[in-house]
RNA sequence: GGGCGCGUAGCUCAGGCGGUUAGAGCGCUCGUUUGACAUGCGAGAGGUCGGAGGUUCGACUCCUCCCGCGCCCA
Numbered sequence: 001g002g003g004c005g006c007g008u009a010g011c012u013c014a015g016g017c018g019g020u021u022a023g024a025g026c027g028c029u030c031g032u033u034u035g036a037c038a039u040g041c042g043a044g045a046g047g048u049c050g051g052a053g054g055u056u057c058g059a060c061u062c063c064u065c066c067c068g069c070g071c072c073c074a
Base pairs, nucleotide, nucleotide: 001073002072003071004070005069006068007067010026011025012024013023019057028044029043030042031041032040050066051065052064053063054062
């Protein structure tokens, strides 16, 4: 330098072909249960979906560029 993949909650990830609400598990907070703890159960907080543009009535999803990480080729 070229090619490919990945980037979504604190962590690990899902989100099929663009469609009305952005989710799961773990973790965290509160409540409940207990003499107390753990477990269980219930509720809740937490997200500019890596950044900027574009297409579209509508974008996490499609296109372009950039950034970061990984792999391959040279």
Transfer RNA from Candidatus Caldipriscus sp., 74 nucleotides, folded computationally. It matches the Rfam family "tRNA". Rfam classes the family as a transfer RNA. Gene Ontology term of the family: triplet codon-amino acid adaptor activity.